[in-house]
RNAcentral holds the sequence, with entries from ENA.
This is a predicted structure of a 74-nucleotide RNA (transfer RNA) from Candidatus Iainarchaeum sp.
NCBI's taxonomy places the organism under Archaea, Nanobdellati, Candidatus Iainarchaeales, Candidatus Iainarchaeaceae, Candidatus Iainarchaeum.
RNA sequence: GGGGCUGUAGUCUAGCCUGGUUAGGACUCUAGCUUUGGGAGCUAGCAACUCCGGUUCAAAUCCGGGCAGCCCCA
Repeated sequence: GGGGCUGUAGUCUAGCCUGGUUAGGACUCUAGCUUUGGGAGCUAGCAACUCCGGUUCAAAUCCGGGCAGCCCCA
C1' cells in the first nucleotide's frame, strides 16, 4: 500500500440479508417485597446502535467516506 471481517447499555448478545412495535434478552447496578441481618428468590426501574454525510414519509438496518480492532496479501 491492497483486500476481508467486526463495531449495539458497565459486560455479553439478538435484530441488519428483506428499512416500519416504545431497539429485545442475560449478567451487573438501584429500589421495593421477603429475612434478625446477609444470601437466594420475586417485582419494578436506570442504562446502548463507532463518527460524518447521503437516500427515504421513515435508517441499527440501504449507499458513500472516515475512525478503531482483528486477519490475509504485498
Rfam family: tRNA. It is annotated as a transfer RNA. The prediction has a mean pLDDT of 82.